[in-house]
RNA sequence: GGGCGCGUAGCUCAGCUGGUUAGAGCGCUUCCCUGACACGGAAGAGGUCUGGCGUUCAAGUCGCCACGUGCCCA
Numbered sequence: 001g002g003g004c005g006c007g008u009a010g011c012u013c014a015g016c017u018g019g020u021u022a023g024a025g026c027g028c029u030u031c032c033c034u035g036a037c038a039c040g041g042a043a044g045a046g047g048u049c050u051g052g053c054g055u056u057c058a059a060g061u062c063g064c065c066a067c068g069u070g071c072c073c074a
Base pairs, nucleotide, nucleotide: 001073002072003071004070005069006068007067010026011025012024013023019057028044029043030042031041032040050066051065052064053063054062
């Protein structure tokens, strides 16, 4: 330099063919339980979906550019 993929909660990830509320597990907070801790139970917080532009009535989802990251080729 060229090609392919990925970027969604603190972490690991799901999100179908664009549509009604953005979710799961782990972690975190509070409460219950215990002499206390762990386990277990209940409730809760936490996201402008990497950034920008575009398409659309409507974008996490489609297109383009940038940034970050992984793999392959040279």